[in-house]
RNA sequence: AGGUUCUUUCCAGCGCCGGGACUCGCUCGGAGGUUGCGAGUCGACGAGGUGGAAGCCGAUCGAACUAUUCGGCGGAUGGCUUCCCGGCAGGCACAGCCGUGAUGACCGGCACAAACCGGCGGGGUGACCCGCCGACAAACGCCGGCUGAGGUGCCAA
Numbered sequence: 001a002g003g004u005u006c007u008u009u010c011c012a013g014c015g016c017c018g019g020g021a022c023u024c025g026c027u028c029g030g031a032g033g034u035u036g037c038g039a040g041u042c043g044a045c046g047a048g049g050u051g052g053a054a055g056c057c058g059a060u061c062g063a064a065c066u067a068u069u070c071g072g073c074g075g076a077u078g079g080c081u082u083c084c085c086g087g088c089a090g091g092c093a094c095a096g097c098c099g100u101g102a103u104g105a106c107c108g109g110c111a112c113a114a115a116c117c118g119g120c121g122g123g124g125u126g127a128c129c130c131g132c133c134g135a136c137a138a139a140c141g142c143c144g145g146c147u148g149a150g151g152u153g154c155c156a157a
Base pairs, nucleotide, nucleotide: 014074015073016072017071019070020042021041022040023039024038025037026036028033045062046061047060051084052083053082054081055080056079057078085099086098087097088096090155091154092153093152094151103148104147106145107144108143109142110141117134118133119132120131121130122129123128
């Protein structure tokens, strides 16, 4: 460096469900249907996002849809405050801003996704689920511009 086999991962917009919707079986009914019981299915589509701790809030962006993406629980990289650590053109302290690509606001530009949908295929009695191919987005993502801030004291030179 290459090959084979096995395991794990692709790292919370994540996981879960006693409500609800739906399916199947049994039960009830002459039937449409439906009470009850049992077993199941669905229940947020990706992009972006973490220095550590505590408290509070209960979390950025768009896609689809007019809808169960209903309702709820837990968690969470979001926001605010405090402390610690770290960065901000020689050192230290304070103040301020920020988080390792380590200064804020504003303006402009740019790229990229999955689901839905269509096609093909697979699993399930079914609700439904899985795989492959095909399209498209916004942002605090990326790039550029402009503007604000870039302080004080001491020491060294």
The prediction has a mean pLDDT of 79.
The RNA shown here (glmS glucosamine-6-phosphate activated ribozyme aptamer) has 157 nucleotides and comes from a Thermomicrobiales bacterium.
It was read from a public genome assembly, where an Rfam model found it.
It matches the Rfam family "glmS glucosamine-6-phosphate activated ribozyme aptamer". The literature on the family includes a 2004 paper in Nature by Winkler et al., "Control of gene expression by a natural metabolite-responsive ribozyme". Rfam's curators write: This entry contains a glucosamine-6-phosphate activated ribozyme that is found in the mRNA for GlmS. GlmS is an enzyme that uses fructose-6-phosphate and glutamine to generate glucosamine-6-phosphate. The ribozyme catalyses self cleavage of the glmS mRNA that is thought to regulate GlmS activity.
Taxonomically the source falls in Thermomicrobiales (Bacteria, Pseudomonadati, Thermomicrobiota, Thermomicrobia).